[in-house]
The RNA shown here (small-subunit ribosomal RNA) has 1457 nucleotides and comes from an uncultured bacterium.

RNA sequence: GAGUUUGAUCCUGGCUCAGGAUAAACGCUGGCGGCGUGCCUUAUGCAUGCAAGUCGAACGGUCAAUCGCAAGAAAGAUAGUGGCAAACGGGUGAGUAAUACGUAAGUGACCUGUCCUAAAGUGGGGAAUAAUCUACCGAAAGGUGGACUAAUACCGCAUGUUAUGAUGAGGGUGAUGCUUCAUCAGGAAAGCCGUAAGGCGCUUUUGGAGGGGCUUGCGUCCGAUUAGCUAGUUGGUAGGGUAACGGCCUACCAAGGCGAGGAUCGGUAGCUGGUCUGAGAGGACGAUCAGCCACACUGGGACUGAGACACGGCCCAGACUCCUACGGGAGGCAGCAGCAAGGAAUAGUAGGCAAUGGGCGAAAGCCUGACCUCGCGACGCCGCGUGAAGGAUGAAGGCCUUCGGGUCGUAAACUUCUUUUCUCGGGGAUGAAUAAUGACAGUACUCGGGGAAUAAGUCACGGCUUACUACGUGCCAGCCAGCGCGGUAAGACGUAAGUGGCUAGCGUUAUCCGGAUUUACUGGGCGUAAAGAGUGCGCAGGCGGCCUUUCAAGUCAGAUGUAAAAUCUCCCGGCUCAACUGGGAGGGACCAUUUGAUACUGUUUGGCUAGAGUACAGCAGAGGGAAGUGGAAUUCCCGGUGUAGUGGUGGAAUGCGUAGAUAUCGGGAGGAACACCAGUGGCGAAGGCGAUCUUCUGGACUGUUUCUGACGCUCAUACACGAAAGCUAGGGUAGUAAACGGGAUUAGAGACCCCGGUAAUCCUAGCUGUAAACGAUGUGAACUUGGCGUCGGUGGCUUAAACACUAUCGGUGCCGAAGCAAACGCGAUAAGUUCACCGCCUGGGGACUACGAUCGCAAGAUUAAAACUCAAAGGAAUUGACGGGGGCCCGCACAAGCAGCGGAGCGUGUGGUUUAAUUCGAUGCUACACGAAGAACCUUACCUGGGCUUGACAUGCAAGUGGUAGAGAUCUGAAAGGUGACCGACCCGCAAGGGAGCUUGCACAGGUGUUGCAUGGCUGUCGUCAGCUCGUGUCGUGAGAUGUUCGGUUAAGUCCGCUAACGAGCGCAACCCUCGCUGUAUGUUACAUGUGUCAUACGGGACCGCCGGUAUUAAGCCGGAGGAAGGUGGGGAUGACGUCAAGUCAGCAUGGCCUUUAUGUCCAAGGCUACACACACGCUACAAUGGGCGGUACAAUGGGUCGCUAAGCCGCGAGGUAGAGCCAAUCCCCAAAGCCGUCCUCAGUUCAGAUCGCAGGCUGCAACCCGCCUGCGUGAAGUCGGAGUUGCUAGUAAAUGCGCGUCAGCUAUAGCGCAUUGAAUACGUUCUCGGGCCUUGUACACACCGCCCGUCACGUCAUGGGAGCUGGUAACACCUGAAGCCGGUAGUCUAACCGCAAGGAGGACGCCGUCGAAGGUGGUGCUGGUGACUGGGACGAAGUCGUAACAAGGUAGCCGU
Repeated sequence: GAGUUUGAUCCUGGCUCAGGAUAAACGCUGGCGGCGUGCCUUAUGCAUGCAAGUCGAACGGUCAAUCGCAAGAAAGAUAGUGGCAAACGGGUGAGUAAUACGUAAGUGACCUGUCCUAAAGUGGGGAAUAAUCUACCGAAAGGUGGACUAAUACCGCAUGUUAUGAUGAGGGUGAUGCUUCAUCAGGAAAGCCGUAAGGCGCUUUUGGAGGGGCUUGCGUCCGAUUAGCUAGUUGGUAGGGUAACGGCCUACCAAGGCGAGGAUCGGUAGCUGGUCUGAGAGGACGAUCAGCCACACUGGGACUGAGACACGGCCCAGACUCCUACGGGAGGCAGCAGCAAGGAAUAGUAGGCAAUGGGCGAAAGCCUGACCUCGCGACGCCGCGUGAAGGAUGAAGGCCUUCGGGUCGUAAACUUCUUUUCUCGGGGAUGAAUAAUGACAGUACUCGGGGAAUAAGUCACGGCUUACUACGUGCCAGCCAGCGCGGUAAGACGUAAGUGGCUAGCGUUAUCCGGAUUUACUGGGCGUAAAGAGUGCGCAGGCGGCCUUUCAAGUCAGAUGUAAAAUCUCCCGGCUCAACUGGGAGGGACCAUUUGAUACUGUUUGGCUAGAGUACAGCAGAGGGAAGUGGAAUUCCCGGUGUAGUGGUGGAAUGCGUAGAUAUCGGGAGGAACACCAGUGGCGAAGGCGAUCUUCUGGACUGUUUCUGACGCUCAUACACGAAAGCUAGGGUAGUAAACGGGAUUAGAGACCCCGGUAAUCCUAGCUGUAAACGAUGUGAACUUGGCGUCGGUGGCUUAAACACUAUCGGUGCCGAAGCAAACGCGAUAAGUUCACCGCCUGGGGACUACGAUCGCAAGAUUAAAACUCAAAGGAAUUGACGGGGGCCCGCACAAGCAGCGGAGCGUGUGGUUUAAUUCGAUGCUACACGAAGAACCUUACCUGGGCUUGACAUGCAAGUGGUAGAGAUCUGAAAGGUGACCGACCCGCAAGGGAGCUUGCACAGGUGUUGCAUGGCUGUCGUCAGCUCGUGUCGUGAGAUGUUCGGUUAAGUCCGCUAACGAGCGCAACCCUCGCUGUAUGUUACAUGUGUCAUACGGGACCGCCGGUAUUAAGCCGGAGGAAGGUGGGGAUGACGUCAAGUCAGCAUGGCCUUUAUGUCCAAGGCUACACACACGCUACAAUGGGCGGUACAAUGGGUCGCUAAGCCGCGAGGUAGAGCCAAUCCCCAAAGCCGUCCUCAGUUCAGAUCGCAGGCUGCAACCCGCCUGCGUGAAGUCGGAGUUGCUAGUAAAUGCGCGUCAGCUAUAGCGCAUUGAAUACGUUCUCGGGCCUUGUACACACCGCCCGUCACGUCAUGGGAGCUGGUAACACCUGAAGCCGGUAGUCUAACCGCAAGGAGGACGCCGUCGAAGGUGGUGCUGGUGACUGGGACGAAGUCGUAACAAGGUAGCCGU
C1' cells in the first nucleotide's frame, strides 16, 4: 500500500496478501564451473579402523643388518626404568537465570612448566627397584614369592647470592600481605654428548612475556493464579585450610541478612562478537567463523602434575552391552569416517602429512581424522551456456473464428556464420622455503581438430497481481492465503492453445522480521466503538510557587584509556568478472579515569506572600445523629342509621354480603409514609437527603480584615463509607407484596388481568460490598469571543424604605464563537489549549467462566486464564422497507344499500385419482368458461399397432437416366405402403449437349424434444396510483441531502405562496375517438315527397368566462345566473422510473444442448369426453312481483354469394320442398320481458326441470365410444342456502331478450357487443384491505413471508469436575553407607637418616571416626497422563417445542439481587 464487516458511507477493529531471510524439507525439472555449506530430531545405543605420542645425546638389558676365520666390533631396532607431552588440538550444548557471559575496574589477597633476561651454583655420599632369571596361581584379565642390576629414578650431608619467617628502625601509598636496611632462624642441585673447544641439561633466585585463579560496579528471558525467604543463615573472635581473600571449614558469641526498584519459588535458556529484518527506534535469532563457559554413559571422589578433580587416566556406586571354564573380568565415538534407531531431513568406513600449525627429540626424524585436499547433495551465493545474422508462399500443423480471417510467427524450414560449453589429441603450472621431496593432479590453464553440435524448465493467468480464449465437467469432481468459485453457456475446477513472471531453476510448506502507529520511547487511546476504579481519606512513590546563597549528584563540554580479530561502510588490490579474498581507512554506543561549566533539576543558606491553611464578622441549606410532637389517608375494632347487593374487568369469575356487607355517622386502636409549599431549587465525596420542634455535630460560601510562611497536588498497597435485594438475632407489621392458593385469558399460560396472601418492606445490633453505583465523561491547576436564566453572598447607584439597574465571588441550567470530534455532539461545569499524578483498554465468542488464592454464616464477591472456534463483532450517520408508532389524504376499502356466490341439479375449467394414453402449458391477489373465437375423423402435440429412411418440406454438389418424368389398370392390405400391365411428355440449342424431372450418393433436412433461470418480441400486476428523475448551484469527509420539504389547494409533484435553490425531463392534464346540444353543406337505398327524424363531412359550444361570498389582492373553494351540457360533462384509447429471475422456447423468432432406420415422417384405431372425491366460474330453479294458455306492442348493434334466404305448400315439431330478392341505409336474418284477458291459490304444486325410455330431424366419408335439435312419455334434488365471500354510486345495479366471431355441425349456460325496462343508498373515515405524503423507532436490506433466542434430540471436537489409578520432579525426616580426602590410633610390617647396639625418627598396611554418592522407609509440595460418571462450551443447508429480543416487538427494554 491492497483485499475483507454495509444496500451504500465514514470510523473503530481484527484477519489476510504483496517484500526480505533460512544449517531447511517436499513436488516437478536439471548443462557447466567457482566459493561456501551439510543430524536443527534421541547429551539415543554403537560393530570395525584410525584420532597422542616421542626421546637410545638420561638408564640397564635384549635382538641384530653388516664386517671378521674366530674372539669380537657394530649401524639400526626396541619391551621396561626415567623425562617431556598427554590440562593443547578436536567434539557437543545436556546442565546453568548466575560458582555463567558482556563490559569496566581491582588483586597491598595470588600462581605460572616450557620461552626470554639477569645473578649465583652444580661439592661429596648412600640405599633400592623394574626389565631379566626363577618358582607358582588364574579360563582370561592379571597377579604372588625368591634372586640380580642401572640411571638425569630415590634419600641424607655440606655450601648458599637469595627465597621464606621473626624482631627492630626507616621510606612510600587511597590502601593492611608495598618497599629499604640491620640481626637471628632457614631450605638446592644430575648429568649427557663431544678428541677438544664447547653445547645441551640440572639447582636457587630477579625481572619480563604470555597464560590463569580470585574480587567488585553495571547490564543480561517469562510468570504475583509464586509474597514472604534464610540457621552456616548475617556479622564478630580464634583456629584450620588454600597459590590466594573469604563461613571456604570448625568452635564460641551476637541476631542478624534478603525482599514490591520483585526476594523465594516455578518455567524456559549455554553467553557474546554477531546474523536476519526494519527508514530508524526496535523485534527475532545465537548454524558455519571467532572469544568465554559447561560437559564427556549417569552420580560421587580424589591422585599425579606448573596446570585436571582430567573426552581417548585412576577408584567407587548405578544403568546398559560384551567375554567367561560361573570362580571372575572388559567397555564408554557429544574425536574422523561408518552402523542402527528416530525423523520431513543432513554426506566417504576417501587421499596426504606436500603446505599451515602442534607434541617429542641436539638432530635426522616419528606422530598428528588438527589441517590440506578429493568425493557426494542445485542446500545457498556468484558466474556462464543451451547459439548468432538473414529469412513471408506469413508453409504445414495446432488453437480460435463473426468463416472474411486471426494467432503461435521470423518462430520453423532454408542460407551464411561462430564454438563459450562438449568431445578427441598435444603442452602443462603457481602452491616449494630445497640438493632431493606435491596428496590435490596430468587438475587449473593453454594450443589444435570436430561439429549447432551435448544442454529448459517451472509456476501463474476472477480482483488483490503482470497475464484469456475454447472444450470437458455440472454444488459432482475439484480449487482457495483471505474474499470466494463450481447447481449446463465456469476468463476461478480439469485439459488444450495462447499469454505473463522467474529461470538451472520454479513452486509449496515451515519459521523470523516487515507491512502492524495492531503494546504507540520515537508513535495510540478511554462520553456512545475495547477502555475512568461506586466514592473518599491517605503512607510509600511521582510532581511541585517567587528571590537569594553553597556544592557539583543529575546535566553539558574537552582529554585519556578501552571497546579482540572477523563482520559492517568507503577506497585500493588478487582470482578473466562476480561470489570469494588481501591491504588501508572509517564508525562509535556503553564503561572507567580526569579537567572544566553551573542556566535548569537536585543539595544547602537566608528571606517573601500570589498556592495552602488559620483567626474574626456575616450567611443559605431535605448535610448527619438523637429525642419528642402533629394532622390527612388506608386498614381493623365498637356503636348508630340502613338493605341487597358489593367488588372487580376488555368482558367475566373467584372474593365479601340477610350471621346485615357496600354506603353513611360517631368513638377507638395501630403501623407506615409525610399532599400543598416544590422549582433542570438547595445540601452532601458518592450512595443519598423532603411534616414539625428541641438538642449534638460536619462542611461550603462571602468580606480592599488577622496570623503562619510552600505547610502543596496526586496517589499503588492499606483504611473508611457505600441504593436495592439478601443473610443472622430480637422486635414490629397498617398498607404494599416475591413465593404460594384461587378465578380468568389461551392451543398451552409455569405470564400479562382479577381476588387473596407469607417472607420482605419498618426498628435495633451485626454481616454482605454489589447496580445502566451514569454526566456511561478520574482528581487538581492554568489559559481561551459571547448571550439568556436561576440559587447564595458582597459593593456601587437609587429610594422614605424598597424594587430595578450595575459590578463582582461561589454554585446550578439553556443556546452558542473559535477549536475539537468518525459522526452524534462538546463548547469557561470542555469532549478546546496545556501541565502533574492515578486507574483502565488492545478483534468477536469461549468468559463478569474454569482452576487456584483471598474475603464471606451462606448466597456469593474480588482477582482471573487456556484449549477450541469465527472473519468478522462493533460505533455514528445515510437511503429504503417495515411497525399490533404518530399525523394528513385517497379508493365500492369500510359503512349505507341493491343483487348475488357459498346449500340443490346441470354446464365448463382445475386438482386428485385412474389409464396403454387420459398430450402440453397456466398455480395467491396477477392459474382454474385461462392458451382453446368452438377435441366425432382432421385438429393432435398423447397411446397402441403397421409402414418409410436424403426422408412429408428447402438448397447445393457429384454420378446415372429417353420408354425418362407423369399418369396408373391388376393383386395384396385396416389404411399408409408394396407390386407394377397399358399409355406417355416439356424448355434452350444447328449439333454436341444443357435445364427441369426422376434414381443413387454426399452435404443436410426435420423435431409441439430440453432450457422463459441464456434470450428477442409480446403480455399480466402494483396502477391511470401520482409519482420517478436530471443539469447547474449550495450543504455534508462521505453515503447522500437540498430541489421534491413547509403553509394552502387539487382528481393530480394540479396550481399558488414561502423558500439555497434556479431550471428541466418522463409521468398528470391537454391534443385523438365516441355519446349528448347546435350551425353549415350534401342527400343515394332512409322518411311524412320537401322537410330534416336520419345519414355523412366540416364547424360552433364550456373557459370558474359572468355575478355574489370566502381566501393572503394568490391558487382555489362555495352559491347563483345563463345554458343541451358546469367546474375533468359521460365513456374509451393512452400505462412514467421500476417491481415480481411474474407468464410464454406450444403463436412467432432465437443461442446452447439433445435426437438422426428416430424424439423425424405417413397411416388406422383409441385417447384428450375416464370418476370415490375437492375447488373455481357459470346456468336453471326453489315460485303467485309467479307459472300455463290466448291476444297484442316496441329496439339497437350486427351478419350474408360454397352465403342470408322471403312468399307459398307439407309436417304437432325439428325440418322438408320451393326458389323471389340481395355482393346490401335498397333483399334476407330478426326480439323478450312489457301490456290485455283467463286458469292455477301455496302444494314438492299446472313450481322446478335433472335423469331415463321410445320415435324422429339435421350436418357430415363417418354421430358406438363422443354432436345438436324435435315430439311423446318419465318427473331427481331443490321450499332462498353455515362460517365466510363477490359485484355495483346512474341510464349504473338488477331484470329482459337480440346480434356476432370461431364454425360442416355442435356440447355457447362461455366470450365480445347491442338495445329494452330501470332502482336503492352514501351519516361518515373509528375499524378491514390497498395506496400516496411527512415524521418517528429499528438488531430488517432476499428488506416482517424479515431478523432472532433458549431447552430437547443427533453427530464431531476441545475442555472443567470426578471414587481413583499411574508417571515425572523437588525438598524434608530417619536408616544403611561405597570410593576417597581429612583426623585419630598404634595391631602388623618397614632399605636410606640418628644410634656401637637395643632402639628411635619417619613411612606403608590395618582399624576407628567426621563428611559422604547411591540405596531404603515415610509423609509432603508441584506438575503430567488416564478414569465409570458428570458440567457447561464450540461447530454442524433444510429435526422438535415454543416466541424471549429488534417496531410501543404486541406486558417498553435493560442493570443489580

The prediction has a mean pLDDT of 84. It matches the Rfam family "Bacterial small subunit ribosomal RNA".